[in-house]
RNA sequence: GGACAAAUAACUCAAUAGGCAGAGUGUCUGUUUGAAGCACAGAAAAUGUUGGUUCGAUUCCGGCUUUGUCCA
Repeated sequence: GGACAAAUAACUCAAUAGGCAGAGUGUCUGUUUGAAGCACAGAAAAUGUUGGUUCGAUUCCGGCUUUGUCCA
C1' cells in the first nucleotide's frame, strides 16, 4: 500500500429477505435475614461516527475512526 471481517447496555452476546431494540451476568431499589449471601419482585442503562436511500434503517449504500485477519 491492497483485500476481507467486526463495532449494539458496564461485560459476554442476540435481533435477516427494512416494521415497537432483547437475553444472561453485573449495578441500583424493595421483600426476605440479627447482618450478609441465596432467592423473589422491580428499575436504570446501548445500535462507533457522519451523510444518503426509504413512509420507516441495528439492518441497504458512501465517507471517516478503531480493532482483527490475510496479501505485498
Predicted 3D model of a 72-nucleotide RNA (transfer RNA) from a Chitinophagales bacterium. The source organism's lineage runs through Bacteria, Pseudomonadati, Bacteroidota, Chitinophagia and Chitinophagales. The coordinates come from a structure-prediction model, not an experiment, and the mean pLDDT is 84. RNAcentral holds the sequence, with entries from ENA. Its Rfam family is "tRNA". The family's RNA type in Rfam is transfer RNA. Rfam links the family to the GO term triplet codon-amino acid adaptor activity. From the family's description: Transfer RNA (tRNA) molecules are approximately 80 nucleotides in length.